Transfer RNA from Candidatus Sungbacteria bacterium GWC2_49_10, 71 nucleotides, folded computationally. The prediction has a mean pLDDT of 83. Its Rfam family is "tRNA". The family's RNA type in Rfam is transfer RNA. A reference for the family is Hou (1993), "The tertiary structure of tRNA and the development of the genetic code", Trends Biochem Sci.
[in-house]
RNA sequence: GGGGGAUUAGUUAAGUGGUAUAACGGGCGUCUCCAAAACGCCGGUCGGGGGUUCGAUUCCCUCAUCCCCCG
Numbered sequence: 001g002g003g004g005g006a007u008u009a010g011u012u013a014a015g016u017g018g019u020a021u022a023a024c025g026g027g028c029g030u031c032u033c034c035a036a037a038a039c040g041c042c043g044g045u046c047g048g049g050g051g052u053u054c055g056a057u058u059c060c061c062u063c064a065u066c067c068c069c070c071g
Stems, first nucleotide, its partner, number of pairs: 001070007010024004018054001026042005047063005
């Protein structure tokens, strides 16, 4: 220098145009003499910028970071 892949909640992941989800973790509550466990509830997320579209996490371009291959 060329090619490919990944980037979603604190963490690990799902979701491939139509209200963003789960598990663990966190907070609160129930229960208990206390705590743990269990159960219930709550908060929190689409890497940055631009484009297409009525509508973008999803499609396109670009930048950033990480990984792999070629030279």